SAM riboswitch aptamer (S box leader) from a soil metagenome, 177 nucleotides, folded computationally. Model confidence (mean pLDDT): 76 of 100. It matches the Rfam family "SAM riboswitch aptamer (S box leader)". About the family: The SAM riboswitch is found upstream of a number of genes which code for proteins involved in methionine or cysteine biosynthesis in Gram-positive bacteria.
């Protein structure tokens, strides 16, 4: 400097001997013993660790459904050629173009499912690192909204007051970086 949290929670003993609640104001705590230190206990769950069910994301593999749908096959029509025939038509064969009914289902899109892996969340736990264990960070401080209220002049306005309520900030504390 950045981010998160700060109306919850949790104290006994010993040493010590006059202050303490960060600052300012208020209001409190304190010789029925302040600060500080030590011992034991506790609270909490910020960081690390552990962590069942389960949830989310990503990737791989397999797979289901839906929609569209290429090639190809088939059928019909058709240009041309061949075959047969004295010739022509028809038929048949090859081929061109084309249509769409049917088959087909490469591929694309959408919605899922399963398995495995990785990442994240996660109630809970309290082993480790901190922190904390009077009063909401004890309350206010700055700004806004709102409420109550005072003085002055002239209806209305001007100037204030309120440790009233709400919101935001400042400052501080703790953790993590």
């Nucleotide at each position: 400097c950045u981010c998160a949290u700060c109306c919850a929670g949790a104290g006994a003993g010993g040493u010590g001997g006059a202050g303490g609640g960060a600052c300012c104001g208020g209001c409190c705590c304190u010789g029925a013993g302040a600060a500080a230190c030590c011992u034991c206990g506790g609270c909490a769950a910020c960081c690390u660790g552990g962590g069942g069910a389960u949830c989310g994301g990503c990737a791989a593999u397999c797979u289901g459904c839906c929609u569209g749908g290429a090639a190809g096959u088939u059928c019909g029509a058709u240009c041309g050629g061949g075959u047969u025939u004295u010739u022509a038509c028809a038929g048949c064969c090859c081929c061109u173009u084309u249509g769409a009914g049917a088959c087909g289902g490469a591929c694309a899109g959408g919605c899922g499912g399963a398995u495995c892996g990785c990442c994240g969340g996660g109630a809970c736990u309290a082993a480790g690192g901190u922190g904390c264990c009077a009063a909401u960070u004890c309350c206010g401080g700055c700004a806004g909204a709102u409420g109550c209220u005072g003085a002055c002049c002239a209806u209305g306005g001007u100037c204030g007051g309120c440790a009233g309520u709400c919101u935001g900030g400042a400052a501080g504390a703790u953790g993590a970086g």